[in-house]
RNA sequence: CCGUUAUCACGAAAGCUGGAGGGAAUAGACCCAAUGAAAGCUUAGCAACCUCCAACAAGGAAAGGUGCUACAUUCUAACUCGCCUCGGCGGUAUAGAUAACAA
Repeated sequence: CCGUUAUCACGAAAGCUGGAGGGAAUAGACCCAAUGAAAGCUUAGCAACCUCCAACAAGGAAAGGUGCUACAUUCUAACUCGCCUCGGCGGUAUAGAUAACAA
């Protein structure tokens, strides 16, 4: 990198370094950012995929492996989709993120 399965609800930040970008990628919109972006480190926290206890259940824990800690998978660039006040709302797909497994 590719494949399979599950989820994408809720939740949870301070300090130091750093110095201009960031919200996955392309275009546009919107938003955050010198009252300090990304990134790194420390500490703390959230969650509960693996894990552990239980009986392989219900249920529980948070030591360890990951993940995460502005808002939101932000919207559009998809649909012989649904609804209606015809401009919106919703659904699904694609794509993406995370975990486990497999190769």
Molecule: SAM riboswitch aptamer (S box leader)